[in-house]
Record summary
Predicted 3D model of a 257-nucleotide part of an RNA (large-subunit ribosomal RNA, domain VI) from an uncultured bacterium.
Context: one part of a larger RNA
RNA sequence: CGUUAGGAAAUUUGAGAAGAUCCACCCUUAGUACUAGAGGUCCGGGGCGGACGAACCUCUGGUGUAUCGAUUGUGGCUACCUGCUGCAUUGUCGAGUAGCUAUGUUCGGAAUAGAUAAGCGCUGAAAGCAUAUUAAGCACGAAACUAACUUCAAGAUAAGAUUUCCCUAUGAGGACACUGAAAGAUUAUCAGUUUGAUAGGCGCAAGGUGGAAGCAUGGUAACAUGUGUAGCUGAAGCGUACUAACAGUCCCAUCGC
Numbered sequence: 001c002g003u004u005a006g007g008a009a010a011u012u013u014g015a016g017a018a019g020a021u022c023c024a025c026c027c028u029u030a031g032u033a034c035u036a037g038a039g040g041u042c043c044g045g046g047g048c049g050g051a052c053g054a055a056c057c058u059c060u061g062g063u064g065u066a067u068c069g070a071u072u073g074u075g076g077c078u079a080c081c082u083g084c085u086g087c088a089u090u091g092u093c094g095a096g097u098a099g100c101u102a103u104g105u106u107c108g109g110a111a112u113a114g115a116u117a118a119g120c121g122c123u124g125a126a127a128g129c130a131u132a133u134u135a136a137g138c139a140c141g142a143a144a145c146u147a148a149c150u151u152c153a154a155g156a157u158a159a160g161a162u163u164u165c166c167c168u169a170u171g172a173g174g175a176c177a178c179u180g181a182a183a184g185a186u187u188a189u190c191a192g193u194u195u196g197a198u199a200g201g202c203g204c205a206a207g208g209u210g211g212a213a214g215c216a217u218g219g220u221a222a223c224a225u226g227u228g229u230a231g232c233u234g235a236a237g238c239g240u241a242c243u244a245a246c247a248g249u250c251c252c253a254u255c256g257c
Stems, first nucleotide, its partner, number of pairs: 001155001006166007016152004022050002025047004034039001052108005060102004067095005072088006112147003119140001121138002173251004177193005198244003201240004207233003214227005
């Protein structure tokens, strides 16, 4: 821009397209059919895996410059002790919630139908027999094909369908603006804007770290113990209007009714 004769919000049909389609092994049927023996089935039933794919983070792990702790050098508060703190790759190291993730977890390729290929048949002449047919007629037959499964899909220009709302407005609806994240380069999308839990703060607290400072006791001291599952933290969760979503602005339903 179109969807040709109004605008808006939502729900859909499916022309068409894409994806998936895999395989081994074990048990049983059965040491059966077959076979002189050696050997050893089809068909059917059950199980366990590989590769591939999708989703997810409960578990096992990774990361985790949120967080907690330990520690070296040096500087500061500070003249000293203690404590806190800056810099040194996050100074280095030990752990680690959320998120992200695989090597982790769960799931998938099942069943079925149609029309067929090679092939196998029934009836059956030409050709009194025979013949599945390089005749008529009729049936069976594969991971391939068409459906079925998953996803997208009306720019499918043949542009589809349905529902509701608005009626020249007290204006349906949309956009800007503002708070943001399950979203994200920007945009878009999504959750909200006081008729409010959208973000921050605050409260509780799963979880993390691992036993704070101060004081007391013991020890010559390094240090240890007690107060005390301490202190700090808490991206997820629950609650709470304390702070900020304020104040507003713009577009539009001009061939329909």